[in-house]
């Protein structure tokens, strides 16, 4: 220096390719209450996210461009 993939709650993860529905879903953790002698288990609500600017569009996590980052792979 060329290329490829990837980036989403605190953490892991789906939607992205094919834009659109009401609150971005699911599992964890945390917090509150129910339960229980008490913990732990279960069940109920609440919490909190689309890497960054820009574009295009009536609309953008999704689609372009550009930057960053993290892992590959030639050099």
């Nucleotide at each position: 220096g060329g290329g490829g993939u990837u980036g989403u709650g605190g953490u892991g993860u789906a939607g992205c390719c094919u834009g659109g529905u009401c609150c971005a879903g699911c599992a964890u953790a945390c917090a509150a209450g129910c339960u229980u002698u008490g913990g732990g288990a279960g069940c109920u609500u609440g919490c909190g996210a689309c890497c960054c600017c820009g574009g295009u569009u009536c609309g953008a996590a999704u689609c372009c461009g550009g930057g960053c980052a993290a892992c590959c792979c030639c050099a």
Molecule: transfer RNA
Organism: Candidatus Iainarchaeum sp.